[in-house]
Context: one part of a larger RNA
RNA sequence: UGACGGGGGCCUGCACAAGCGGUGGAGCAUGUGGUUUAAUUCGAAGCAACGCGCAGAACCUUACCAGCCUUUGACAUCCUAGGACGGCUUCUGGAGACAGAUUCCUUCCCUUCGGGGACCUAGUGACAGGUGCUGCAUGGCUGUCGUCAGCUCGUGUCGUGAGAUGUUGGGUUAAGUCCCGCAACGAGCGCAACCCUCGUCCUUAGUUGCCAUCAUUAAGUUGGGCACUUUAAGGAAACUGCCGGUGAUAAGCCGGAGGAAGGUGGGGAUGACGUCAAGUCCUCAUGGCCCUUACAGGCUGGGCUACACACGUGCUACAAUGGCAUCUACAGUGGGCAGCUAUUCCGCAAGGAUGCGCUAAUCUCCAAAAGAUGUCUCAGUUCGGAUUGUCCUCUGCAACUCGAGGGCAUGAAGGCGGAAUCGCUAGUAAUCGCGGAUCAGCAUGCCGCGGUGAAUACGUUCCCAGGCCUUGUACA
Numbered sequence: 001u002g003a004c005g006g007g008g009g010c011c012u013g014c015a016c017a018a019g020c021g022g023u024g025g026a027g028c029a030u031g032u033g034g035u036u037u038a039a040u041u042c043g044a045a046g047c048a049a050c051g052c053g054c055a056g057a058a059c060c061u062u063a064c065c066a067g068c069c070u071u072u073g074a075c076a077u078c079c080u081a082g083g084a085c086g087g088c089u090u091c092u093g094g095a096g097a098c099a100g101a102u103u104c105c106u107u108c109c110c111u112u113c114g115g116g117g118a119c120c121u122a123g124u125g126a127c128a129g130g131u132g133c134u135g136c137a138u139g140g141c142u143g144u145c146g147u148c149a150g151c152u153c154g155u156g157u158c159g160u161g162a163g164a165u166g167u168u169g170g171g172u173u174a175a176g177u178c179c180c181g182c183a184a185c186g187a188g189c190g191c192a193a194c195c196c197u198c199g200u201c202c203u204u205a206g207u208u209g210c211c212a213u214c215a216u217u218a219a220g221u222u223g224g225g226c227a228c229u230u231u232a233a234g235g236a237a238a239c240u241g242c243c244g245g246u247g248a249u250a251a252g253c254c255g256g257a258g259g260a261a262g263g264u265g266g267g268g269a270u271g272a273c274g275u276c277a278a279g280u281c282c283u284c285a286u287g288g289c290c291c292u293u294a295c296a297g298g299c300u301g302g303g304c305u306a307c308a309c310a311c312g313u314g315c316u317a318c319a320a321u322g323g324c325a326u327c328u329a330c331a332g333u334g335g336g337c338a339g340c341u342a343u344u345c346c347g348c349a350a351g352g353a354u355g356c357g358c359u360a361a362u363c364u365c366c367a368a369a370a371g372a373u374g375u376c377u378c379a380g381u382u383c384g385g386a387u388u389g390u391c392c393u394c395u396g397c398a399a400c401u402c403g404a405g406g407g408c409a410u411g412a413a414g415g416c417g418g419a420a421u422c423g424c425u426a427g428u429a430a431u432c433g434c435g436g437a438u439c440a441g442c443a444u445g446c447c448g449c450g451g452u453g454a455a456u457a458c459g460u461u462c463c464c465a466g467g468c469c470u471u472g473u474a475c476a
Stems, first nucleotide, its partner, number of pairs: 001476002003473003007470007015460002019424005026316008034307002042053002064302007073127001077126002079123005086105002090101004108117003129291002132289003138285002140280003143276001145274001150189006156165003169180003195268004200236007209226003214223002239262001242256005318417001322376006334365003339358002344353003383414001388409007430452007
């Protein structure tokens, strides 16, 4: 100087408390461990691994296993020789890769006519190739403490020195934020602001959007209009600016006015010096090491989907604030041409047929909870839907291993969950549906969107984490 203390003081945080809803019990989904296996590819490991890399493993992906094949190689550059190359058809062997045969079409560009360029085949070796090892050789990127308020420097001063001072102290703040004081005076990286978005108003603009007034229609359908809503560009607006109190006449704090909004208005982006030899050599790049007829490359099939078990994260429930049936409203973000699909018809349904419109404020995907009426009457039930049988639908070369969906039948566990443990302070929790990426097909995951919409916070004694000062130390 740090670190640590079941030392002290001050302070903060959904840290506790006050509340609401969960997890832990059940079934299933998913990830992991373990076990199994020819293989169940590899990585991630307290918080900060475990719905993580994977924004989507039937083949492909794919790195794993078995078998069958190739060896200048699937890919790059150079050299030599030959040839255009390429497209199409058929046959044989084979699981295919591949090997052999075959029909037809076509016969590259530039040129100084010597040749050159691009492409293919064969050959030679230089080389290619490696998701092989080392993240403890590395770059880059990322997590974490933590959006915590800290981390430093120059000059000066003090100290033999390591270092100290500044950065401590009195107040204050979300903040090393600001004020005052002070052997310090200044400065930098952080904080804040500048950026995006939501909330109010104004201006500009009026189609595909809107409709107050006038006419018109089944319908903003049409004429008309751009007031309103809205869209999207520019501006205004909030600064403790004003008033009162309080405070050291300061910084500030408390209350009030006006205001759409009030003291950081809500949300986002933004992550200081550093810590963890944290993570990643399987995104990429890269040193070293290793393989080179194999640790490289191609293909078929299998595996990553196994299953006495254990854990994490979720979904669905256990019901009456509910289930079922009928009727009936109201969104927003986004997506759409090998696409979204209206309408009508067929089917109990998944879906099929038809194909209007739309490269989209024009067409389309497109709501549910809520509300109304009826029924069920507390039961393993008209709760719950696992499991299984059977018949279908769709995607795709192909659903056996191993997809999703529908109909009928079946109808398991489960009656609110031990110890323990998680999230959340407002348009939040809870609850309801919708969209998107990936994607042929496949979400209970992820990322977004709107609808309905609470309770509680006395307070800081305690648990956890962190900041500042101080103290002790057998620690560095």

This is a predicted structure of a 476-nucleotide part of an RNA (small-subunit ribosomal RNA, 3' major domain) from Porphyrobacter sp. AAP82. The coordinates come from a structure-prediction model, not an experiment, and the mean pLDDT is 83.